[in-house]
RNA sequence: GGUCGGCUGGCGCAAUUGGUAACGCAUUGGACCGGCAAUCCAAGGAUGUGGGUUCGAGUCCCACGUUGGCCA
Numbered sequence: 001g002g003u004c005g006g007c008u009g010g011c012g013c014a015a016u017u018g019g020u021a022a023c024g025c026a027u028u029g030g031a032c033c034g035g036c037a038a039u040c041c042a043a044g045g046a047u048g049u050g051g052g053u054u055c056g057a058g059u060c061c062c063a064c065g066u067u068g069g070c071c072a
Base pairs, nucleotide, nucleotide: 001071002070003069004068005067006066007065010025011024012023019055027043028042029041030040031039048064049063050062051061052060
């Protein structure tokens, strides 16, 4: 330099060919217990950045950033 992929709560990961962003761990609150742990219930918290297309974008298009693989 070329090429392909990844980027979503604190962490790990889904989202059916564009239509309410799911789940687990963690955190917080409550229940239970003499108390703690475990267990159960509930809650808050996320689409890498900037544009474009569309009634509607995590998803499609462009640029950039970052990270990893391959080729040179």
Annotation
This is a predicted structure of a 72-nucleotide RNA (transfer RNA) from Leguminivora glycinivorella. It matches the Rfam family "tRNA". Its family is annotated with triplet codon-amino acid adaptor activity in the Gene Ontology. Rfam classes the family as a transfer RNA. From the family's description: Transfer RNA (tRNA) molecules are approximately 80 nucleotides in length. The sequence is in RNAcentral, with records from Ensembl Metazoa.